[in-house]
RNA sequence: GCGGAUGGCCGGAUGACCGCGGCUGCCCACAGGUCCGUUCCGCGGAUACCUGGGCAGGCGAGGAAAGUCCGGACUCCACGAAGCAACGGUGCCGGGUAACGCCCGGCCGGGGAAACCCGAGGGAAAGCGCCACAGAGAAGAGACCGCCCGCGAUCCGUCGCGGGCAAGGGUGAAACGGUGGGGCAAGAGCCCACCGCGGACCUGGCAACAGGGACGGCACGGCAAGCCCCACCGGGAGCAAUGCCGAAUAGGGGCCUCGUGCGGGGAGCGGGCAACCGGUCCGCCGCAGGGAUGCUUCGGCCCGAGAGGCCCGGGUUGGCAGCUGGACCCCGUCCGCAAGGGCGGGGCGAGAGGAAUGGUCAUCCAGGGGGUUCGCGCCCCCGGACAGAAUCCGGCUUACAGGCCAUCCGCGCAU
RNA sequence: GGGCCUGUAGCUCAAUGGUCAGAGCAGGGCGCUCAUAACGCCUUGGUUGGGGGUUCGAGUCCCUCCGGGCCUA
Numbered sequence: 001g002c003g004g005a006u007g008g009c010c011g012g013a014u015g016a017c018c019g020c021g022g023c024u025g026c027c028c029a030c031a032g033g034u035c036c037g038u039u040c041c042g043c044g045g046a047u048a049c050c051u052g053g054g055c056a057g058g059c060g061a062g063g064a065a066a067g068u069c070c071g072g073a074c075u076c077c078a079c080g081a082a083g084c085a086a087c088g089g090u091g092c093c094g095g096g097u098a099a100c101g102c103c104c105g106g107c108c109g110g111g112g113a114a115a116c117c118c119g120a121g122g123g124a125a126a127g128c129g130c131c132a133c134a135g136a137g138a139a140g141a142g143a144c145c146g147c148c149c150g151c152g153a154u155c156c157g158u159c160g161c162g163g164g165c166a167a168g169g170g171u172g173a174a175a176c177g178g179u180g181g182g183g184c185a186a187g188a189g190c191c192c193a194c195c196g197c198g199g200a201c202c203u204g205g206c207a208a209c210a211g212g213g214a215c216g217g218c219a220c221g222g223c224a225a226g227c228c229c230c231a232c233c234g235g236g237a238g239c240a241a242u243g244c245c246g247a248a249u250a251g252g253g254g255c256c257u258c259g260u261g262c263g264g265g266g267a268g269c270g271g272g273c274a275a276c277c278g279g280u281c282c283g284c285c286g287c288a289g290g291g292a293u294g295c296u297u298c299g300g301c302c303c304g305a306g307a308g309g310c311c312c313g314g315g316u317u318g319g320c321a322g323c324u325g326g327a328c329c330c331c332g333u334c335c336g337c338a339a340g341g342g343c344g345g346g347g348c349g350a351g352a353g354g355a356a357u358g359g360u361c362a363u364c365c366a367g368g369g370g371g372u373u374c375g376c377g378c379c380c381c382c383g384g385a386c387a388g389a390a391u392c393c394g395g396c397u398u399a400c401a402g403g404c405c406a407u408c409c410g411c412g413c414a415u
Numbered sequence: 416g417g418g419c420c421u422g423u424a425g426c427u428c429a430a431u432g433g434u435c436a437g438a439g440c441a442g443g444g445c446g447c448u449c450a451u452a453a454c455g456c457c458u459u460g461g462u463u464g465g466g467g468g469u470u471c472g473a474g475u476c477c478c479u480c481c482g483g484g485c486c487u488a
Stems, first nucleotide, its partner, number of pairs: 001411010012364007020060002023057006031051003034046005062386001066397002069395005074238004079299006087234005092106005107121001108119004122229002127227002129223003144169002146165008177195006196218001197216002201212004242321004252312007260288005265282003269278003289303003328347008365384001367382006416487007425440004433471001442458005464480005
């Protein structure tokens, strides 16, 4: 210098003028409200408390605010807790985290010459299912061509029958271990060596896993982003959640569920001289029963008064809260390979809500094109990506003109 | 803003993971008819919304992006 890999950051700057939305401060009686006075209409006065007007100051989009794909905070609903079932999700191992399907480190497999990158990566000897077409045979399978032996026929090319075999050819995505040697009539784990595979053992590692020597003669094909098994996680809904105020009106209609017994105690009533008997009632107690959106257990609650739930319709569609200070940001230090965590110091960074955050001009900074020039330079023109908060966070994914920094790999040149 | 559904020929719909994704209507050509319609025969037309993955094989299974629709104060 060229080519490549990884990580991080920025994503126009400054000034002037006009405009928009909140906040803070000051001023104003112009308009409405409010209060006071007055003899009515009305008029006059006070007040910056509300609406309003003016001035000043300060603040005002993002790395993705997006897609809504995951995980939470928060709120409401479901009586609560535990267990089970169903359903859904996740899936090598270890760690981080509030949590995650995210992140970090490692293992294994694959790609690359390397830096480095990619992987939904548990279980197929628990069971079920599927494997089209082709092919002889597709899961305890099979013989089309072929190889070998015997017998027979022969026109000496071969053919037929019986048997043995699975090396070679052929089909397929996949053919029931691979390569080499021995062996055999031909062959075959039939035998041997190496590789693969298997269940144990030893060593290292928290683990995934790696390494090792012996054993087994091969028995065990693929698919779980098919059902399933194993382990772990998970109630539902979403700020248009939810609560309050005001206004409005017919405070409307329909459906469903439950709507208890016994005993004790107590209080009235009637009868009776009384013991007592009859009947009524209960903001009481106990037992049993019943009730609540899968089931069970335990605990709590409720059960003669109406209580609870669901749906439809009508009216209002104004204001306040939720609402922005938080698993927040920056710096230093310690622990950790890292993700991250601890401690100390400093900082405040939109809060609108039918919805503000914009426009013009000038100069500069990048970028592109043209002219001139050997080139540097100079002049002119164009011109600033993707996109915009809507309860708030942590991630992922997707879009993005251009630029900057750091580390690493390979090649070339020079020393 | 939030939640949910859906995408196959010009239109309406099929297709158990398995041959070249089919059917009806529409379009084109020919026939029939004096002519048109109807009818008969033949035929064109597909990025299964785009991309990636799993699998021997994807319209179908999974992920992601895009378009359309519905509900909700």
Source information:
This is a predicted complex of two RNAs, RNase P RNA and transfer RNA, with 488 nucleotides together. It holds a member of the Rfam family "Bacterial RNase P class A". It is annotated as a ribozyme.